[in-house]
RNA sequence: GAGUUAUCCAGAAAGGUGGAGGGACGGGCCCUGUGAAACCUUGGCAACCUGCGAAAGCAAGGUGCCAAUUCCUGCCGUGAGCGCGCGAGCGAUUCAUGGAGAGAUGUCGA
Numbered sequence: 001g002a003g004u005u006a007u008c009c010a011g012a013a014a015g016g017u018g019g020a021g022g023g024a025c026g027g028g029c030c031c032u033g034u035g036a037a038a039c040c041u042u043g044g045c046a047a048c049c050u051g052c053g054a055a056a057g058c059a060a061g062g063u064g065c066c067a068a069u070u071c072c073u074g075c076c077g078u079g080a081g082c083g084c085g086c087g088a089g090c091g092a093u094u095c096a097u098g099g100a101g102a103g104a105u106g107u108c109g110a
Base pairs, nucleotide, nucleotide: 003108005106006105007104008103013042014041015040016039017038021031022030023029025074026073027072028071043066044065045064048062049061050059051058052057070102075099076098077097078096079095080094082091083090084089
C1' cells in the first nucleotide's frame, strides 16, 4: 500500500504524564481546563483470524475496540408535509425510508 471480502442500531474506563484541542473530510450538532489530543499502566468489551470440537459451542494467542447508530448528514430515488402554477406539473426544504458513495476494522493478498 492497489485490490478482495465480511461487518458496522449490541458491548466495554479507571489511574499517571501532558496542557488545548478532539469527534476522518465539508456542513450540522456535540465532547473538552469538572482537563482535549498523544503516550504509559491497569482493567474491560467483542469474537474477524486463531486453537479445541462432529456440531452446538468453549477458550482468548494475533488484531480491533471501550461518548453520542460509522454522532447525523453529503450523491440518486420514493412517500408525506410545504410553496408556486388554471393545469399537466415544478421548486426548495423538513420528516420518514430504499440504494449508492465515503470511512473504519478484520480476512485474504500481487
SAM riboswitch aptamer (S box leader) from Geothrix fermentans DSM 14018, 110 nucleotides, folded computationally. The source organism's lineage runs through Bacteria, Acidobacteriota, Holophagae, Holophagaceae and Geothrix fermentans. The sequence was found by an Rfam model in a public genome assembly.